This is a predicted structure of a 71-nucleotide RNA (transfer RNA) from a Pseudomonadota bacterium.
RNA sequence: AGGGGUAUGGUGAAACGGCAUCACAUCAGUCUCCAAAACUGAUAUUCCAGGUUCGAAUCCUGGUACCCCUG
Numbered sequence: 001a002g003g004g005g006u007a008u009g010g011u012g013a014a015a016c017g018g019c020a021u022c023a024c025a026u027c028a029g030u031c032u033c034c035a036a037a038a039c040u041g042a043u044a045u046u047c048c049a050g051g052u053u054c055g056a057a058u059c060c061u062g063g064u065a066c067c068c069c070u071g
Base pairs, nucleotide, nucleotide: 001070002069003068004067005066006065007064010024011023012022013021018054026042027041028040029039030038047063048062049061050060051059
């Protein structure tokens, strides 16, 4: 320099173009003499900027970061 892949709560992952979901974690409550466990509830997420579309995590363009391949 060229090519390919990945980017989603605090963490690990799902998600035919149609309400962004699950587990763990965190917080609150129930239970308990206290705590743990268990149960119930709550908080919080699409890497960035544009575009297409009635509608975008998903499609298109550019950028950023990381990984791989070629030279």
It matches the Rfam family "tRNA".